[in-house]
RNA sequence: AGAGUUUGAUCCUGGCUCAGGAUGAACGCUGGCGGCGUGCUUAACACAUGCAAGUCGAACGGAGUUUACAUGAAACCUAGUGAUUGUAAACUUAGUGGCGGACGGGUGAGUAACGCGUGGGUAACCUGCCUUAUACCGGGGGACAACAGUUAGAAAUGACUGCUAAUACCGCAUAAGCGCACGGAAUCGCACGAUUCAGUGUGAAAAACUCCGGUGGUAUAAGAUGGACCCGCGUCUGAUUAGCCAGUUGGUGAGGUAACGGCUCACCAAGCCGAAGACGGGUAGCCGGACUGAGAGGUUGUACGGCCACAUUGGAACUGAGAGACGGUCCAGACUCCUACGGGAGGCAGCAGUGGGGAAUAUUGGGCAAUGGGGGCAACCCUGACCCAGCGACGCCGCGUGAGGGAAGACAGCCUUCGGGUUGUAAACCUCUGUUGCAGGGGAAGAAGGACGUGACGGUACCCUGCGAGGAAGCUCCGGCUAACUACGUGCCAGCAGCCGCGGUAAUACGUAGGGAGCGAGCGUUGUCCGGAAUUACUGGGCGUAAAGGGCGCGAAGGCUGUUUUGCAAGUCAACUGUCAAAACGAGAGGCUUAACCUCCCGUCGCAGUUGAAACUGCAAGACUGGAGGCACAGAGAGGCAGACAGAAUUCCUGGUGUAGCGGUGAAAUGCGUAGAUAUCAGGAAGAACACCAGUGGCGAAGGCGGCUUGCUGGUCCGAUACUGACGUUGAGGCACGAAAGCGUGGGGAGCAAACAGGAUUAGAUACCCUGGUAGUCCACGCCCUAAACGAUGAGUACUAAGUGUUGGUGAGAAAUCAGUGCUGAAGUUAACGCAUUAAGUACUCCGCCUGAGUAGUACGUACGCAAGUAUGAAACUUAAAGGAAUUGACGGGAGCCCGCACAAGCGGUGGAGCAUGUUGUUUAAUUCGACGAUACGCGAAGAACCUUACCAGGUCUUGACAUCUAGUUGUUAGGUAUGGAGACAUAUCGAGAUUGACUAAGACAGGUGGUGCAUGGUUGUCGUCAGCUCGUGUCGUGAGAUGUUGGGUUAAGUCCCGCAACGAGCGCAACCCUUAUUGCUAGUUACUAAUAUUAAGUUAAGGACUCUAGCAAGACUGCCAGUGAUAAAUUGGAGGAAGGUGGGGAUGACGUCAAAUCAUCAUGCCCUUUAUGACCUGGGCUACAAACGUGCUACAAUGGCUGAAACAAAGAGAAGCGAAGCGGUGACGCAGAGCGAACCUCAAAAAAGCAGUCUCAGUUCGGAUUGAAGUCUGCAACUCGACUUCAUGAAGUUGGAAUCGCUAGUAAUCGCGAAUCAGAAUGUCGCGGUGAAUACGUUCCCAGGCUUUGUACACACCGCCCGUCAAACCAUGAGAGUUUGUAAUACCCGAAGCCGGUGGCGUAACCGCAAGGAGCGAGCCGUCUAAGGUAGGACAAAUGAUUGGGGUUAAGUCGUAACAAGGUAACC
Repeated sequence: AGAGUUUGAUCCUGGCUCAGGAUGAACGCUGGCGGCGUGCUUAACACAUGCAAGUCGAACGGAGUUUACAUGAAACCUAGUGAUUGUAAACUUAGUGGCGGACGGGUGAGUAACGCGUGGGUAACCUGCCUUAUACCGGGGGACAACAGUUAGAAAUGACUGCUAAUACCGCAUAAGCGCACGGAAUCGCACGAUUCAGUGUGAAAAACUCCGGUGGUAUAAGAUGGACCCGCGUCUGAUUAGCCAGUUGGUGAGGUAACGGCUCACCAAGCCGAAGACGGGUAGCCGGACUGAGAGGUUGUACGGCCACAUUGGAACUGAGAGACGGUCCAGACUCCUACGGGAGGCAGCAGUGGGGAAUAUUGGGCAAUGGGGGCAACCCUGACCCAGCGACGCCGCGUGAGGGAAGACAGCCUUCGGGUUGUAAACCUCUGUUGCAGGGGAAGAAGGACGUGACGGUACCCUGCGAGGAAGCUCCGGCUAACUACGUGCCAGCAGCCGCGGUAAUACGUAGGGAGCGAGCGUUGUCCGGAAUUACUGGGCGUAAAGGGCGCGAAGGCUGUUUUGCAAGUCAACUGUCAAAACGAGAGGCUUAACCUCCCGUCGCAGUUGAAACUGCAAGACUGGAGGCACAGAGAGGCAGACAGAAUUCCUGGUGUAGCGGUGAAAUGCGUAGAUAUCAGGAAGAACACCAGUGGCGAAGGCGGCUUGCUGGUCCGAUACUGACGUUGAGGCACGAAAGCGUGGGGAGCAAACAGGAUUAGAUACCCUGGUAGUCCACGCCCUAAACGAUGAGUACUAAGUGUUGGUGAGAAAUCAGUGCUGAAGUUAACGCAUUAAGUACUCCGCCUGAGUAGUACGUACGCAAGUAUGAAACUUAAAGGAAUUGACGGGAGCCCGCACAAGCGGUGGAGCAUGUUGUUUAAUUCGACGAUACGCGAAGAACCUUACCAGGUCUUGACAUCUAGUUGUUAGGUAUGGAGACAUAUCGAGAUUGACUAAGACAGGUGGUGCAUGGUUGUCGUCAGCUCGUGUCGUGAGAUGUUGGGUUAAGUCCCGCAACGAGCGCAACCCUUAUUGCUAGUUACUAAUAUUAAGUUAAGGACUCUAGCAAGACUGCCAGUGAUAAAUUGGAGGAAGGUGGGGAUGACGUCAAAUCAUCAUGCCCUUUAUGACCUGGGCUACAAACGUGCUACAAUGGCUGAAACAAAGAGAAGCGAAGCGGUGACGCAGAGCGAACCUCAAAAAAGCAGUCUCAGUUCGGAUUGAAGUCUGCAACUCGACUUCAUGAAGUUGGAAUCGCUAGUAAUCGCGAAUCAGAAUGUCGCGGUGAAUACGUUCCCAGGCUUUGUACACACCGCCCGUCAAACCAUGAGAGUUUGUAAUACCCGAAGCCGGUGGCGUAACCGCAAGGAGCGAGCCGUCUAAGGUAGGACAAAUGAUUGGGGUUAAGUCGUAACAAGGUAACC
């Protein structure tokens, strides 16, 4: 510091997601040690048990125990033991009394508040214990506990009688510099006023104990400490909470308080607060700090510290220095417990602990040794504060699980191209070390002032010795982001996933393994916060088109504000001071072996005060003229309002002429018309709108404004220029205006025209088109208040190149200038498009608005409205995008140009019939498989009776029908040796023998027309023989890309020429190749034959002229001429020529498209099979047959059929072949066999045509299907299932609906011939020649294609995308008769405890009084206030509810096709 994700790609906008840090955490797997921290975030839920606040005998009277002394009853019996009593000492302590239980400890429910923070104030206050100072401590009195007795009760707890002490209680005395009251003086203060001084009057104290040193007490003053109250500033959220308040705001008086105060009360006044957010709602303890961040900020408030609040819920007071009191009291409520049922007891949000809740949070531990607290003179006691220990990897920090050597790179695992690679120096093995661990020995500091004593932790930390590598590694990840890859399994399943996304048979993404990466006693996941996010933008964003400028003006508040002088000092700036607690944080040191941790020292914003400065802002006073305004004059204008008037047109009415149609459309129909329309003429009526002028011309704030004229009236501009003197600008709320449609009332109504009706169109047509037609459109008045109200651009001011049009003015102006309104463009700017003095540039001021998409401008609430509706305006939920601009394609029922048998012009067909053949379907044991728009269907198949054959039935084989390897057996054979022989050669023999067969055996393996053409190679089809497809360098653009390749011409052609920020190049085009058309040369056999000879015959001689054959050449190049054209490329015409502009035909197929076809030609990965999915045999099937389609053949006849005689080809084939002549047969064919491996022989007859005859328009002398009979041939075999022949039979069919195909010249049409395959079996296929047309004006239309341009919401690219209803499932949500619950108030009723007040006839030790009695006090009663409770009506919130509304989501539902292209009616508001 960034990254991923919208697209085919790009730039931008914009959201989502990730990498980092943190955590009081939890969960999963794992777990060696230590240190320091930390641990109920939930139920302020309920709590068993123990402990957490006591202490003082030096305040007091008792009681008890012990000891000493004294006393000495009774008894034993005289030695003593010893009850009782007294004195003294020590100890214990129930009660009275004092101090402390208001601290310490817990929790965060409440609280949005002077609660907290910060800074001030108290001239409005209090303060026990402590410190300092001054003074004092005299003398009396009466009680009550304890205790004793009686008594109630289960208990808790009392009641009565009697006795008693005090530092308990009460008078009295004394008392000031103390309090109060009164008036006076001085000083001070902003002020209410305060302080000081003197005077007068008046009031209030005390306690003792003692070790004799003191301790304690009272009053006053002061300090310190702690508190109380007040004030400035700061402190969450929403306006769908806008008005609130009745002690409310203030005053006077009184009461109350420590003290001010409506704090309380009586009376008086009517105020107080509030858009700078009152009131009400929601949420929340606040802070120092913590986390994060570069910072500014954001989030947070656990631990530690400060403050506050609370103590089961609510209320209340008492005591006290201090409490409205956590471990006190009283009352009420709820709950729990005890009970003898009469009554009682209790409060863990103290420490442990229990139950419960929860994802989740510890021991019913030790000690007061330290620190601190309470009491005490002290000893000491108490202290779950605290110090320690225990549990938990909960966090941070540190350490270890070994170190060095060790390659045959072991075994094993995994992968493998089978060679090897990798785990890997890793292990083994060798040599070491001893942190930690275990055992043993030693052993602290923490302890504290002069000494002694005192340690829970703890025999702990630490030190020493010994032992032995021994006891100590896991977790997550490996598609990209993001470091790290292979194998197997799985097969859109199982699963993964933070985002993008993986998985449908070769998954680096699932699961496992091997390997690797990261971190490490931890690792991952989840939750939350900050960051990244400049994604709320103060630092630091935006608003023409991405979200976003208010429809427009006027304008109170508010913000900002020209030049200049002087003053002030609020802002601002500077210096100093106070404060900013401690801890934390930052810097520097130090202490624990280090670190975490701890200690010491220094530092920080802010707030406040004092003093100063005066540039800027502000305030005050003064001046100025440039901003702004402005008297008088002139100009332009559809600016506004009201009135009058004109003409054209439409419709209607009346009359005339006139006759059968008019009208309307793509075509029609509805409609009108013989009752006279339309048309036309004349007259009249009515309403609405104003042609031409008319113009990116004018005016207005916007909406908007258009005949002419009159009146009234607003604004504006120019020139000249008195005057005023900043009077300006913007503008939340507010107030006006505001198209069309719509609403109300009353008019008006010609035309037009929602709704509606009819006619068409259509599958439908609630539409588009047509005929009608009502609201409405018009006027007056009143509402509505919205628009794509747009320049999608808020208003104002200033500055920043030009050029060119236009409107108005000034000007003598051809200049110039001012004010508008347009275009093109510089700098600049912008994501780009674009904007550009009329800014979207550069700056300033103010207002409005935006923050992913959908839900939704919806719901609820509120306001306005007669209504329609408008304004304001969410959420749940869903989603990873939605979007802008530009690019390349593709597409368009967009445009332009061009081309093609594409149409048109023609000729002939198909579609109807019969048959052949292929396909579908059906059938079947099987009817093998593949091919399916064009680009499947006489296709693979150039030929299924068996074979082929892959299919079916039955039977048979299992190393196999076929290949390689091994062993054995057995042959063949080259070679060596030996013998024989002259030799050839023969015989014997040798070797793990080279070669090549057969058989046997075992296993490696063979085999597969089994699957996948969507794993592939190769091959092929198609667009298309269309003219295109690209690259290098350069240039332009942020970029995708563009340029080149576009443009002007031209061509069959990206063919060529010219131009040009391009210059070149490649694959295609063309040419080179074959064939054909002409000629020449060469050569003549089996070809040819003019002349000569010859024959039946080019038969033979002969010839080399001709034809022909087959080699080499020539020829055609827009070369020549003329026109056109830019003088180019080229084109038109012509000459010559066999051929003319590519002469005809063929081969040749760019980059690519269709996951096109083929695993069944072949090859091949993977999968499957292996006594079978392999191999063999027999038979069957591929030939089936209601039906449908494609491709053909033959026909329907006279341009013909039949019969007869008789002409003219080319190209081929031939040895298991073609087969002549001859003979036989009606014929297929047979017998027989010449010739020929072919320019020689054969197939072989060409046919149509032509000639002659016949038929005469019929289902025929057309047509030949079908069927019967008899045959021929091939073949092992023609039943299923061949072809052919003869005789007989003689079906449909009389030219073919919608629709559709081929062809532009030697073509179509027509006629025959040949070949491949093949034993046989073509109407198919591939070739060959014969005869031989018609037509093309032309490019409007259909189809296909090319180039340019345009639009696009398409990119799987229009076979695209996509909208809405309905149907189904699920989810959240609105309404809903209502129902239930809660919250905070209000009104009334009742009213505990208690304070305060009142009170008589009750009670009463201290004081007064001789007494009676009194004062005072208490109980009781009454009253005000008042908690809980009750009643009532509303408000608000939540939950729930039959039914109902829309919304969202969900591979393959229904109906249509609204949008995107002119989306087929332009779209949109």

Small-subunit ribosomal RNA from an uncultured rumen bacterium, 1469 nucleotides, folded computationally.